Annotation
Predicted 3D model of a 76-nucleotide RNA (transfer RNA) from Candidatus Fraserbacteria bacterium RBG_16_55_9. Model confidence (mean pLDDT): 81 of 100. Rfam family: tRNA. The family's RNA type in Rfam is transfer RNA. The source organism's lineage runs through Bacteria, Bacteria candidate phyla and Candidatus Fraseribacteriota.
RNA sequence: GGGUCGGUAGCUCAACUGGCAGAGCAGGCGGCUCUUAACCGUCAGGUUGGAGGUUCGAGUCCUCCCCGGCCCACCA
Numbered sequence: 001g002g003g004u005c006g007g008u009a010g011c012u013c014a015a016c017u018g019g020c021a022g023a024g025c026a027g028g029c030g031g032c033u034c035u036u037a038a039c040c041g042u043c044a045g046g047u048u049g050g051a052g053g054u055u056c057g058a059g060u061c062c063u064c065c066c067c068g069g070c071c072c073a074c075c076a
Base pairs, nucleotide, nucleotide: 001072002071003070004069005068006067007066010025011024012023013022019056027043028042029041030040031039049065050064051063052062053061
């Protein structure tokens, strides 16, 4: 350099043919318990990597860029 897969909450990951951004864990608060853990309830947490475009509407489609994994090629 070429190809390919991926980037969404603190972490691991969903989100169907474009139509309300979610779950688990972690965290806060409460219940239970002599206390802790476990368990139960509840709450909060998002520039969906960045910039443009298409669309009534984009996490999803198109273009460019950034970052990471894998494969191939090239160079001294």